[in-house]
Context: one part of a larger RNA
RNA sequence: GAGUAGCGAUAAAGGGUGUGAAAAGCACCCUCGCCGAAAGCCCAAGGUUUCCUGCACAACGUUCAUCGGUGCAGGGUGAGUCGGCCCCUAAGGCGAGGCAGAAAUGCGUAGUCGAUGGGAAACAGGUUAAUAUUCCUGUACCUCAAUUUAAUGCGAUGUGGGGACGGAGAAGGUUAAGUCAGCCGGGUGUUGGAUGUCCCGGUUCAAGCGUGUAGACAGAUUCUUUAGGCAAAUCCGGAGAGUCAAUGUCAAGGCGUGAUAACGAGUGAGCUUGCUCAUGAAGUGACUGAUACCAUGCUUCCAAGAAAAGCCACUAAGCUUCAGUUAAGUUGAGACCGUACCGCAAACCGACACAGGUGGGCAGGAUGAGAAUUCUAAGGCGCUU
Numbered sequence: 001g002a003g004u005a006g007c008g009a010u011a012a013a014g015g016g017u018g019u020g021a022a023a024a025g026c027a028c029c030c031u032c033g034c035c036g037a038a039a040g041c042c043c044a045a046g047g048u049u050u051c052c053u054g055c056a057c058a059a060c061g062u063u064c065a066u067c068g069g070u071g072c073a074g075g076g077u078g079a080g081u082c083g084g085c086c087c088c089u090a091a092g093g094c095g096a097g098g099c100a101g102a103a104a105u106g107c108g109u110a111g112u113c114g115a116u117g118g119g120a121a122a123c124a125g126g127u128u129a130a131u132a133u134u135c136c137u138g139u140a141c142c143u144c145a146a147u148u149u150a151a152u153g154c155g156a157u158g159u160g161g162g163g164a165c166g167g168a169g170a171a172g173g174u175u176a177a178g179u180c181a182g183c184c185g186g187g188u189g190u191u192g193g194a195u196g197u198c199c200c201g202g203u204u205c206a207a208g209c210g211u212g213u214a215g216a217c218a219g220a221u222u223c224u225u226u227a228g229g230c231a232a233a234u235c236c237g238g239a240g241a242g243u244c245a246a247u248g249u250c251a252a253g254g255c256g257u258g259a260u261a262a263c264g265a266g267u268g269a270g271c272u273u274g275c276u277c278a279u280g281a282a283g284u285g286a287c288u289g290a291u292a293c294c295a296u297g298c299u300u301c302c303a304a305g306a307a308a309a310g311c312c313a314c315u316a317a318g319c320u321u322c323a324g325u326u327a328a329g330u331u332g333a334g335a336c337c338g339u340a341c342c343g344c345a346a347a348c349c350g351a352c353a354c355a356g357g358u359g360g361g362c363a364g365g366a367u368g369a370g371a372a373u374u375c376u377a378a379g380g381c382g383c384u385u
Stems, first nucleotide, its partner, number of pairs: 013031006032382004040362004046342002050340001051075006060068002080141002082338003086119003092113003098107003122139005142334011153319002158314004166301004172294003177288005182203006204262001208257004215250004219244008228236002263283001266279006302305001348357002364376003
């Protein structure tokens, strides 16, 4: 220079009470304003204690600070079912032998790793200052092992099936959700009206189990035969004959149960005044209606749209008083790792408490074709001078 530029979105503040040395900024309450396909809620990545409580205000915070993502101390993350680990493979990696190379090393068979994909099983309510599909209550389910009883052809690293898949479009059946009515509880005060009228609030309930519906797909079954499926096969595939038109598989939702429970507006009590305890009414129907489910369905198009295991069937070697397999029951086991908190952001990536960037899910009401727009609910904020 200069007490100058600036103090980081013009969403906005005002009042009361409290605490305190001190209050525009902290806490509580009232009013006002802003977002509301977000500036709300839940995950992934990343961060790594920032979470909660107590104490503190030097520094950090673009001002103040009694406050804080700051300092100090203490506390906090509970799983057979969520995710990983595990079983399986993709691109790709590594790679016994092997091939190449002077070597370093490169390539690559058998294999072995490798999720962003496939593979068993849990829901509702309650609870903490801080965790919950993890704790508690209630009601479930799955896998494995042992054992008991009964029945019995079992058996794989092999073979077959299945898993198993693209884009677009259309119609239908449903549910979530919402609206209205009914029902229940409370209120009904000042000017006009008003006691069966108006206003306010509530009307919620899962997985599982039973039933097997709207619908979708495949003809079903018996017998004979068979140069195929690297061996075998009763399985799959091919060929032929007979009988029957219903047989099987898949499948939302509904209904019943789960639930004489839970939740629930309100009411009462207690005090430490915003918490705890007790009690607890109604809990029905109609309409609208999804981008969700049936659906990996149906129709259509050409560019013709993963693999392997789990699973089912078949036999080979083998076993066949055993072992094994199937069904029912009983008993037992289910380890390890993650789980706090932020997560379109003051906690991640940008040197910053930075108007930037950051994948997925949820999607109330009025308006409307709409996830646009504007207003608003739940919820969250007023962007640290």